[in-house]
RNA sequence: CAAGGCUAUAAGUAAACUCAUUGAAAAAUGGGGACACAAAGCUAUAGGGCUAAGGCGAUUUGUGCGAUAUGCUAGCCUAGCCAUUCAA
Repeated sequence: CAAGGCUAUAAGUAAACUCAUUGAAAAAUGGGGACACAAAGCUAUAGGGCUAAGGCGAUUUGUGCGAUAUGCUAGCCUAGCCAUUCAA
C1' cells in the first nucleotide's frame, strides 16, 4: 500500500413508529426515536420492486377501469467512485 475480517477501539449512519412540511401518489426533507448496518457513504449504470399525475385506450360516462414512468426506492440487487478504526 492492497486485500480481508469485524475481536477490540475511536468515530459514523438511523429502521419501525411519531410530529411538521412538500408531493397526485410512491416517497422525500427536518425534529424526536433505535431495528439494524464494515460501506446502511455518494451515483439510478444493468436489473427487481413501488406509485400512476399526465397523456393513451376502452367504456357501463363513474369522486371510476386498464396498461404505461418521465416519478420513487442506494436500508432489494448489480456496477462505478470515495473512505475511518484495527486483531488473526
This is a predicted structure of an 88-nucleotide RNA (c-di-GMP-I riboswitch aptamer) from a Thermoanaerobacterales bacterium. Of the family's consensus pairs, 100% are formed in the model. Taxonomically the source falls in Thermoanaerobacterales (Bacteria, Bacillati, Bacillota, Clostridia). The coordinates come from a structure-prediction model, not an experiment, and the mean pLDDT is 83.